[in-house]
Molecule: Bacterial RNase P class A
Organism: Gemmatimonadota bacterium
RNA sequence: GUGGUGGGGCGGAUGGUCGCGGUUGGCGCUUCGGUACCAAUCGAGGAAAGUCCGAGCUCCACAGGGCAGACUGCCAGGUAACGCCUGGGCGCCGGAAGGCGACGGACAGGGCCACAGAAAACACACCGCCUGCCUCGGCAGGUAAGGGUGAAAAGGUGGGGUAAGAGCCCACCGCACGCCUGGCAACAGCGCGUGGCACGGUAACCCCCAGUCGGAGCAAGGCCAAAUAGGCGGCGAUGGUCCGGCCCGGACCGCCUGAGCCGCGGGUAGGCUGCUAGAGGUGUCGGGUGACCGACAUCCCAGAGAGAUGACCGUCGGCCCGGCAACGGGCCACAGAACUCGGCUUACAGCCCCGCCACGCCC
Numbered sequence: 001g002u003g004g005u006g007g008g009g010c011g012g013a014u015g016g017u018c019g020c021g022g023u024u025g026g027c028g029c030u031u032c033g034g035u036a037c038c039a040a041u042c043g044a045g046g047a048a049a050g051u052c053c054g055a056g057c058u059c060c061a062c063a064g065g066g067c068a069g070a071c072u073g074c075c076a077g078g079u080a081a082c083g084c085c086u087g088g089g090c091g092c093c094g095g096a097a098g099g100c101g102a103c104g105g106a107c108a109g110g111g112c113c114a115c116a117g118a119a120a121a122c123a124c125a126c127c128g129c130c131u132g133c134c135u136c137g138g139c140a141g142g143u144a145a146g147g148g149u150g151a152a153a154a155g156g157u158g159g160g161g162u163a164a165g166a167g168c169c170c171a172c173c174g175c176a177c178g179c180c181u182g183g184c185a186a187c188a189g190c191g192c193g194u195g196g197c198a199c200g201g202u203a204a205c206c207c208c209c210a211g212u213c214g215g216a217g218c219a220a221g222g223c224c225a226a227a228u229a230g231g232c233g234g235c236g237a238u239g240g241u242c243c244g245g246c247c248c249g250g251a252c253c254g255c256c257u258g259a260g261c262c263g264c265g266g267g268u269a270g271g272c273u274g275c276u277a278g279a280g281g282u283g284u285c286g287g288g289u290g291a292c293c294g295a296c297a298u299c300c301c302a303g304a305g306a307g308a309u310g311a312c313c314g315u316c317g318g319c320c321c322g323g324c325a326a327c328g329g330g331c332c333a334c335a336g337a338a339c340u341c342g343g344c345u346u347a348c349a350g351c352c353c354c355g356c357c358a359c360g361c362c363c
Stems, first nucleotide, its partner, number of pairs: 001359010012316007020043007028035002045334001049345002052343005057217004064248004069213005074088005089103001090101004104208002109206002111202003126147002128143006155173006174197001175195005180189003221273004231264005239253005280299008317332006
């Protein structure tokens, strides 16, 4: 210098004129709901998006057990929790830095493996090889080392042996089991021993195993005002309602002066609140490989309610093109909170910083 890879940050700045929403103060008007003006101050994101996970919060409701169902799936940590994050192990991809992983179980059982192929799993031999017979076309027997088919076909290499072959036998590798060593563990080992060891794959197929899980959701919920029809009818006691799939159990109401359920009909849709001080931000120090944790200090950083940040002008900044230059022209991403937070996923013009890998060149 080029290419790659891992992480962090910004994602326009500024001046002027006019215009928005909140809070506080001033100063009026007011039907006391609110509203005009002035000043100060604050005012969309890294994803606010998707609504995919996890929670805080609210209600059911005093709230327990089981089944079903759903989710996760190596080990150890982090966290309020998670399907997230960190570190490690194993497998795959890559030359490497790195990246990805749906990563428990196939001897509990079931299903499936098209076509091709002799054969798709106690796997019936097409070609080939060997032996015998023979009418020379073939028949019988042996074989699974070679070839073919396929995603996958009876471990691999070498040697011995054989009629020809085969773990048939042997050496090494691989595999299974046991022990030892290291590691909290998952696992690892040119460690040791025994065994010829093999009756495939697939579980983001059913399933088995382990673990986790009440439901509904801010349109949750609470308060106030107003209005109407404290309406009509039916069922109704071995009762009904609730626990948002079922069962057990429980709670509450009721038993004809009747709980509740079903149907028809009528009124209201207004205002306030929930609604922003938090598992919060920032800085410093300490601990930890890290995610993160702790201590101290400091700050308040939108709360709209049909839903606020806009318009115009100038200067600067960045990128692209033309040009020796001066300069000129064009462009500047994805995209708007609506109870809040921790994640994941998706979109994104351009710029800056740091680490690592590989190659080239120079000193």